Annotation: Predicted 3D model of RNase P RNA and transfer RNA as a complex of 441 nucleotides. The prediction has a mean pLDDT of 77. It holds a member of the Rfam family "Bacterial RNase P class A".

RNA sequence: CCAGACGGUCGGACGGCUGCUCGGUUUCGGCCGAGAGGAAAGUCCGGGCUCCAUAAAGGCAAGGCGCCGGGUAACGCCCGGCCAGGGCGACCUGAGGGAAAGCGCCACAGAAAACAAACCGCCUCGCUUGCGAGGUAAGGGUGAAAAGGUGCGGUAAGAGCGCACCGCUGUCCUGGCGACAGGACAGGCAUGGCAAGCCCCGCCUGGAGCAAGACCGAAUAGGGACGGCGUGCUGAAAAGCGGGCGGGCCUUUGCGCCUAGUCGUCCGGGUUGGUUGCUGGAGCGGGCGCGCAAGCGUUCGCCAAGAGGAAUGGCCGUCACGUCGCAAGACGUACAGAACCCGGCUUACAGACCGUCUGGCAUU
RNA sequence: GGCCCCGUAGCUCAAUUGGAUAGAGCACCGGCCUUCUAAGCCGACGGUUGCAGGUUCGAGUCCUGCCGGGGUCGCCA
Numbered sequence: 001c002c003a004g005a006c007g008g009u010c011g012g013a014c015g016g017c018u019g020c021u022c023g024g025u026u027u028c029g030g031c032c033g034a035g036a037g038g039a040a041a042g043u044c045c046g047g048g049c050u051c052c053a054u055a056a057a058g059g060c061a062a063g064g065c066g067c068c069g070g071g072u073a074a075c076g077c078c079c080g081g082c083c084a085g086g087g088c089g090a091c092c093u094g095a096g097g098g099a100a101a102g103c104g105c106c107a108c109a110g111a112a113a114a115c116a117a118a119c120c121g122c123c124u125c126g127c128u129u130g131c132g133a134g135g136u137a138a139g140g141g142u143g144a145a146a147a148g149g150u151g152c153g154g155u156a157a158g159a160g161c162g163c164a165c166c167g168c169u170g171u172c173c174u175g176g177c178g179a180c181a182g183g184a185c186a187g188g189c190a191u192g193g194c195a196a197g198c199c200c201c202g203c204c205u206g207g208a209g210c211a212a213g214a215c216c217g218a219a220u221a222g223g224g225a226c227g228g229c230g231u232g233c234u235g236a237a238a239a240g241c242g243g244g245c246g247g248g249c250c251u252u253u254g255c256g257c258c259u260a261g262u263c264g265u266c267c268g269g270g271u272u273g274g275u276u277g278c279u280g281g282a283g284c285g286g287g288c289g290c291g292c293a294a295g296c297g298u299u300c301g302c303c304a305a306g307a308g309g310a311a312u313g314g315c316c317g318u319c320a321c322g323u324c325g326c327a328a329g330a331c332g333u334a335c336a337g338a339a340c341c342c343g344g345c346u347u348a349c350a351g352a353c354c355g356u357c358u359g360g361c362a363u364u
Numbered sequence: 365g366g367c368c369c370c371g372u373a374g375c376u377c378a379a380u381u382g383g384a385u386a387g388a389g390c391a392c393c394g395g396c397c398u399u400c401u402a403a404g405c406c407g408a409c410g411g412u413u414g415c416a417g418g419u420u421c422g423a424g425u426c427c428u429g430c431c432g433g434g435g436u437c438g439c440c441a
Base pairs, nucleotide, nucleotide: 001360002359003358004357005356006355007354008353009352010351012319013318014317015316016315017314018313020035021034022033023032024031025030037335041346042345044344045343046342047341048340049209050208051207052206062205063204064203065202066201067081068080069079070078071077082096083094084093085092086091097200098199102198103197104194105193106192119140120139121136122135123134124133125132126131127130148166149165150164151163152162153161167189168187169186170185171184172183173182174181175180213276214275215274216273223267224266225265226264227263228262229261231242232241233240234239246259247258248257249256250254283302284301285300286299287298288297289296290295320333321332322331323330324329365440366439367435368434369433370432371431374390375389376388377387383421393407394406395405396404414430415429416428417427418426
C1' cells in the first nucleotide's frame, strides 16, 4: 500500500427570530426552565406493577426450552469454553439431549429401504447347452441414503473368514468443576436416516393486561331499604256524612296482607367528566477493587419528556461534511419518531471516525 | 395503545400423513356455432404458493424472522 476479519463511537454543530407541549412564577402584559431514539419500530421472549383465580405441596393436560460452566430479578438473552462444519488465516456458522424404550415415514427408481434381500455378474454341480439346483454382498446398476473403509492374505468364487492401519463399541487409567480430550486393553462390528414426525428423558410456565387497576362523582334514567297515600263536604280537633276501591290472596271479608303505581327520606352501583397509576429507576455517568469476559462490589456526582387527538416545528446566518460546478454558488446531511416502566432479541440505517487482528506485495 | 385473525392464478376456492408437472369454477384471449349477440362446444393463457432463511433426499404443508392486509357500536375505555 492492497484485500479482509472483529469490536466500538457518532450520526450535523453554534447563534438569532418565531411557534407548540409541560412545569414554575406573575403586577395577568409577560418572564424563566425542560422537551425523542439507538432503534422510540416489530410486539418476538423475560420481568416489575395491577386485577382476577388459587390453602401449601404434588400430579395430569397443553405449551416452551435442551452440549458444558458462569452471569442475571429473570430469559429462548449475554460471556467463556467443548464438539461439528466452513475459511490459507484473522474469524464465522450451528433448535448442539435421546434413533441401544416404543410407534411411524423413507416417494420415484431399484433385486432389496431394514427381525432383510440374489436383477446383472462371479463360482460349483447337474443335464435337455441354455435352463435348473445351490454358494456369494467383492464388481455392475438404482437411489438422497445399500448394512464399516483401504490394503494384504485367504477361497471354487467370495465374505471381518484371518491380519495391519483407520473408524466404531465396551471397560479402565490420566488430565479437566464439566462438556470433553489423550492413552491402554478387549470385541470382528452389533447400532441405516428422520425427533423444526409422534414420542422418551430433564427443566420451566396460573390467566389477563395501564383501554390493568384505584379514588371522587352532576343532570336524566335504572337498582335497593324504610315510610306515607281514594275523593268531596262539615269541623279547631276528635270525628261524622255521601259516594267509591289498579290487581291478587282468604276458615279470618278486614281499609287485613301482598303487589303495581305515586310521593318522601336514606343507601348503593355507575355513564360523560375529573384525579391518580405516571415516571427517582434491576436509573445514568466517572473513579477504584475483583473477574479472561459477561458482570459484581464500593464510592463520588447527576435528575434527563410525561401528553391524553396526542407537543418536540419552521425560517435565517456562520461553520463542518458529501455531490455537482472552471468559479460564484446550488442541493443534500441516513433510518426513523415516545405513550406504564425495565432487561434482551429481531428488523431499518446515507455516511464519518477509532481500536485490535489476519493474508498478500514492496522496501529497510 | 393493547389484543386477535388472514395471505395459493385477475376473483372464489382445492391440494390426503411432507412425495414430485400446484388443480377446479368464473373472468380474459383465440376458434367453432349464429345474420349478429348471449348461451353452448373446443383450445390456449395465467403461479417466485406474500418475502427471506433453515430442517429434510424432497416444503404450499414443518420451524424462525420479516412484509402486507383485516377486525375493533360482532375484541378491550